A computed fold for a 102-nucleotide RNA from Boseongicola sp., annotated as TPP riboswitch aptamer (THI element). The prediction has a mean pLDDT of 79. Its Rfam family is "TPP riboswitch aptamer (THI element)". About the family: Vitamin B(1) in its active form thiamin pyrophosphate (TPP) is an essential coenzyme that is synthesised by coupling of pyrimidine and thiazole moieties in bacteria. The previously detected thiamin-regulatory element, thi box was extended, resulting in a new, highly conserved RNA secondary structure, the THI element, which is widely distributed in eubacteria and also occurs in some archaea. Analysis of operon structures identified a large number of new candidate thiamin-regulated genes, mostly transporters, in various prokaryotic organisms.
[in-house]
RNA sequence: AGAGAUACCUCGGGGGGCCCAACUGGGCUGAGAUGCUGAUCCAGCGGACCCGUAGAACCUGAACCGGUUAACACCGGCGGAGGGAAGGUCGAGACGCUCUCA
Numbered sequence: 001a002g003a004g005a006u007a008c009c010u011c012g013g014g015g016g017g018c019c020c021a022a023c024u025g026g027g028c029u030g031a032g033a034u035g036c037u038g039a040u041c042c043a044g045c046g047g048a049c050c051c052g053u054a055g056a057a058c059c060u061g062a063a064c065c066g067g068u069u070a071a072c073a074c075c076g077g078c079g080g081a082g083g084g085a086a087g088g089u090c091g092a093g094a095c096g097c098u099c100u101c102a
Stems, first nucleotide, its partner, number of pairs: 001100004007089004011052004017028004034046005058083003064077004090093001
C1' cells in the first nucleotide's frame, strides 16, 4: 500500500483443577473451578464463561519430555501431530486482526 473477515438472528461445541481444613469453609491459578435432581462419584437438567473451520475453546497422545512450583498453575517442547462444534439475514459492520506486496 492492497485485499479479506467483522454486525445481527438462530443453532451448536466445551471444561470445571491444585492446596489447607475436613461440618459449614478458606487460599491459588484461570474467561470459567458452579446450582438442582436422581444418585453415590456416576448420570441428567441448568447458570455463568469460553469457543464454532481465520477452529490450541476443548479432546487424544499423556500417569508424556525439559525447566519451574509445596502442589496445581506457569515457560518451552511434543505441534507443520491426530481430532474438534455452522447455518441464515442485512442496512455489510470502528479500533484492533489475518493475508499479500514493497